[in-house]
Context: one part of a larger RNA
RNA sequence: UUGGGUUUAAAGGGUGCGCAGGCUGUGCAUCAAGUCAGCGGUAAAAUCUCGGGGCUCAACCCCGUUUAGCCGUUGAAACUGGUGUACUGGAGUGUGCGCGAGGAAGGCGGAAUGCGCGGUGUAGCGGUGAAAUGCAUAGAUAUUGCGCAGAACUCCGAUUGCGAAGGCAGCCUUCCAGUGCAUGACUGACGCUGAGGCACGAAAGCGUGGGUAUCGAACAGGAUUAGAUACCCUGGUAGUCCACGCAGUAAACGAUGAAUACUAUCUUUCCGUCGCGCUUGAGCGGGGGGAGGACAAGCGAAAGCGUUAAGUAUUCCACCUGGGGAGUACGCCGGCAACGGUGAAACUC
Numbered sequence: 001u002u003g004g005g006u007u008u009a010a011a012g013g014g015u016g017c018g019c020a021g022g023c024u025g026u027g028c029a030u031c032a033a034g035u036c037a038g039c040g041g042u043a044a045a046a047u048c049u050c051g052g053g054g055c056u057c058a059a060c061c062c063c064g065u066u067u068a069g070c071c072g073u074u075g076a077a078a079c080u081g082g083u084g085u086a087c088u089g090g091a092g093u094g095u096g097c098g099c100g101a102g103g104a105a106g107g108c109g110g111a112a113u114g115c116g117c118g119g120u121g122u123a124g125c126g127g128u129g130a131a132a133u134g135c136a137u138a139g140a141u142a143u144u145g146c147g148c149a150g151a152a153c154u155c156c157g158a159u160u161g162c163g164a165a166g167g168c169a170g171c172c173u174u175c176c177a178g179u180g181c182a183u184g185a186c187u188g189a190c191g192c193u194g195a196g197g198c199a200c201g202a203a204a205g206c207g208u209g210g211g212u213a214u215c216g217a218a219c220a221g222g223a224u225u226a227g228a229u230a231c232c233c234u235g236g237u238a239g240u241c242c243a244c245g246c247a248g249u250a251a252a253c254g255a256u257g258a259a260u261a262c263u264a265u266c267u268u269u270c271c272g273u274c275g276c277g278c279u280u281g282a283g284c285g286g287g288g289g290g291a292g293g294a295c296a297a298g299c300g301a302a303a304g305c306g307u308u309a310a311g312u313a314u315u316c317c318a319c320c321u322g323g324g325g326a327g328u329a330c331g332c333c334g335g336c337a338a339c340g341g342u343g344a345a346a347c348u349c
Base pairs, nucleotide, nucleotide: 004320005319006318007303008302012317014200015199016198017197021193022192023191025087026086027085028084029083030082031081033080034079035076036075037074038073039072040071041070042069050064051063052062053061054060090190091187092186093185094183095182096181097180098179099178102176103175104174105173106172107171108170109153113149114148115147116146117145118144119143120142124135125134161168162167205246206245207244208243209242210241215239219235220234221233222232257316258315259314260313261312262311265294266293267292268291269290270289271288273286274285275284276283298305299304322349323348324347331342332341333340334339
């Protein structure tokens, strides 16, 4: 490199948007670049292949044949392509009605926790496998009244819902975005994918300034133990929270890239809709869009997947090529740093 692969064996980029590129609906007309056909030129000779022949054979020698490609020319027009024109099924817009923990900002609420002050009250509390450190007669724990602070939102709650992913949950308001169904009014292929690029991106971490109730790396003490730099306990700083900026990684997982089409059923559930039915608890059926479960065919090494495919096909991107060395070294790029991205080899089995 070809081939073959990428749920679990090596392998899907964390996610989206998107320039270039690749690929690309239907009808008609046209051009003839690709494509195809005829003819011509060129394709040196020797060599090679094939068919013959000559040296007694062979090597060797001789004769003939075969040539993609390139150029020119004359045509063909199905397909690819160019141009023009028309279309509506893809895509988008509008209108009507919905849906949701989708995002941003602001406001409000109660429970719990801790703390402060006061009341009641007295000897313990707390913690564990058992203890001790710790707290407590300077009155703790418990209980009660008032107040303050910060963080998180019990029940509802679900195999639920929304979001591209990360993720999102008290209530209310405003703003922004998404998506479904119905309609079939409008545009008329405007599409798919997407190397680079740009943006978003949990937690931890970093910078500046706030905040600090809880929990809690580090740290201290108490236990345990042969030891115990741990597991358990008592404390506790960064952090956890907010604003702005950086960082850019995760088992960023469905370990399953995106898009389109097709291919038996059964069942649960969410959101629209249409038809029939019920008018006070009555649903049933059709079709559309999501989320689960069980399976036919098929696929698969098996486990399993199975209309939400890992089935059948097409398009585009990413990635893999024995284990270790190593996601390391060097170089380069990025970063305040931490570190991230790219990413070998020797050697060894």
This is a predicted structure of a 349-nucleotide part of an RNA (small-subunit ribosomal RNA, central domain) from Porphyromonadaceae bacterium C941. The prediction has a mean pLDDT of 86. Lineage of the source: Bacteria > Pseudomonadati > Bacteroidota > Bacteroidales > Porphyromonadaceae. RNAcentral holds the full RNA, with entries from ENA and SILVA.